[in-house]
Molecule: SAM riboswitch aptamer (S box leader)
Organism: Bacteroidota bacterium
RNA sequence: UUCUUAUCCAGAAAGACAGAGGGAUUUGACCCGAUGAAGUCUUGACAACCCUAUCAGCAAUGAUAGAAGGUGCCAAUUUCAACUCCAAAAUAUUGGAGAUAGAUAAGUU
Repeated sequence: UUCUUAUCCAGAAAGACAGAGGGAUUUGACCCGAUGAAGUCUUGACAACCCUAUCAGCAAUGAUAGAAGGUGCCAAUUUCAACUCCAAAAUAUUGGAGAUAGAUAAGUU
């Protein structure tokens, strides 16, 4: 880097350095930010994908518990909308489902 599968309305921050941006991309909206953004480091937490133990099962797999290790993650639903369909409404618009894109994990190329 490619592809496959699963998940994405839950959860969880302090300190140091730094110094103006940030919320993936485009447009719009709306937010966060000198009471200190991004980034880096340390420590801590959250979660339970991989994992560990036990139980059930022929198996696929499922349930419960755990957190040593590999990742991840710690404002707002993936911040919201965009494309398609459905429903409501006189319209503006609102609600629902899906697609696309993205993120993460495990496997794979």